[in-house]
RNA sequence: GCGAGCGCCUCCUGAAUAAUCGGGCACCACAAAGGAAACUUUGUGCGUGAAUGUGGUUAAACUCGGUGAAGCCUAAAAAGUGCGUGUAGUACUUCAUGGUAAUACCAAGCCAAGCCUAAUCGUUAUACACAGAUAAAUGUGUAUAAAUUUAGGAAGGUCUAGAGACUAAACAGCCACCACCUAAAGGUAUCCAGACACCUAUGGUGAAGAUAUAGUCCGGAGAGUGGGGAAACUCACAC
Numbered sequence: 001g002c003g004a005g006c007g008c009c010u011c012c013u014g015a016a017u018a019a020u021c022g023g024g025c026a027c028c029a030c031a032a033a034g035g036a037a038a039c040u041u042u043g044u045g046c047g048u049g050a051a052u053g054u055g056g057u058u059a060a061a062c063u064c065g066g067u068g069a070a071g072c073c074u075a076a077a078a079a080g081u082g083c084g085u086g087u088a089g090u091a092c093u094u095c096a097u098g099g100u101a102a103u104a105c106c107a108a109g110c111c112a113a114g115c116c117u118a119a120u121c122g123u124u125a126u127a128c129a130c131a132g133a134u135a136a137a138u139g140u141g142u143a144u145a146a147a148u149u150u151a152g153g154a155a156g157g158u159c160u161a162g163a164g165a166c167u168a169a170a171c172a173g174c175c176a177c178c179a180c181c182u183a184a185a186g187g188u189a190u191c192c193a194g195a196c197a198c199c200u201a202u203g204g205u206g207a208a209g210a211u212a213u214a215g216u217c218c219g220g221a222g223a224g225u226g227g228g229g230a231a232a233c234u235c236a237c238a239c
Base pairs, nucleotide, nucleotide: 001008002007011024012023013022014021015020025049026048027047028045029044030043031042032041033040034039053177054176055175056174057173058172063108065106066105067104068103071100072099073098078094079093080092081091082090083089109158110157111156115153116152117151118150119149123146124145125144126143127142128141129140130139131138162218164217165216166215167214168213178206179205180204181203186199187198188197190195191194222239224237225236226235227234228233
């Protein structure tokens, strides 16, 4: 939320939470921009939560810095109100500029597989020429290609966990395929140009969660001591 009731259902994520609040995603509606179209991007909404292809392959970097952030927690200062003889003091309320944090990003450096460019002694394959009296084998030279190696580049990643260590492989990168949508260019047919019909993807759709996902550890949480702080909280130590 539905239901008379028993009960049933609930996208991801932080707040103790399916319902309330914050952030995200998709759908729906509207608007703008791009596009031939399919569709995409952005914005708005006291709206809704039904749905989200398959297989293979990669596991490296994981460092040094910077800018933000709702909600939630706290309330020193400030403001207001009350008590008060009182500019003393005190109680209550509001409030973050204090915290915590889902997470949004940036610069440098660095990085697995795949992709692009250049070079590549040597290796392999092919072609040609020459040598060996012919053929074959072999050798030498030249050219091309492949792999290898080196350098550079585009995308993506790392940085970005609860401080963190390690393993895996996905919701990540790459490759192939599948389903559906579209048909600009191209092809075919018709008629003079042009138009129309059909075919075809190289164009699209198949959500988000990875600021640690699944795990093994470790840390934290608990009670204790100490430092900072008004508190929230934080840092360190040891159990």

Predicted 3D model of a 239-nucleotide RNA (Group I catalytic intron). It matches the Rfam family "Group I catalytic intron". Rfam's curators write: Group I catalytic introns are large self-splicing ribozymes. They catalyse their own excision from mRNA, tRNA and rRNA precursors in a wide range of organisms. The core secondary structure consists of 9 paired regions (P1-P9). These fold to essentially two domains - the P4-P6 domain (formed from the stacking of P5, P4, P6 and P6a helices) and the P3-P9 domain (formed from the P8, P3, P7 and P9 helices). The secondary structure mark-up for this family represents only this conserved core. Group I catalytic introns often have long ORFs inserted in loop regions. The window size for this search is chosen to minimise search time and catch the small examples. A larger window size will find more matches. The literature on the family includes a 1990 paper in Annu Rev Biochem by Cech, "Self-splicing of group I introns". Of the family's consensus pairs, 84% are formed in the model.